[in-house]
RNA sequence: UUCUCAUCCAGAGAGGUUGAGGGACUGGCCCAAUGAAACCUCGGCAACCAACAGGUUCAUUUACCUGGAAAGGUGCCAACUCCUGCGCCCUGGUUAAGCUUGGGUCGAAAGAUGAGAG
Repeated sequence: UUCUCAUCCAGAGAGGUUGAGGGACUGGCCCAAUGAAACCUCGGCAACCAACAGGUUCAUUUACCUGGAAAGGUGCCAACUCCUGCGCCCUGGUUAAGCUUGGGUCGAAAGAUGAGAG
């Protein structure tokens, strides 16, 4: 850096250094000198992988399901992925086509994280 799969309405912050930005991007709307981002220390959340226990499957390799724990590898700790974008559906307006208001535990795209492969 590319591809595949899974998840994304839950959850969890203090201190220090430093000093102006940050919330991916668009448009919004927010956060921020009562201290942004980054780094360090400590703490916490969660349970993707690994490990453990039980079960199903397979001739074997394996594949899958369930469970509790959390001292291993990651991740995360404002706001639903903060909302939004493209489509679909419902709805009001106006129409020749169309455009547009409000809404949606919807689909896609994009993004994030994990696991696997290149």
Predicted 3D model of a 118-nucleotide RNA (SAM riboswitch aptamer (S box leader)) from Oxobacter pfennigii.
The coordinates come from a structure-prediction model, not an experiment, and the mean pLDDT is 84.
It matches the Rfam family "SAM riboswitch aptamer (S box leader)". Rfam's curators write: The SAM riboswitch is found upstream of a number of genes which code for proteins involved in methionine or cysteine biosynthesis in Gram-positive bacteria. Its Rfam clan is "SAM clan".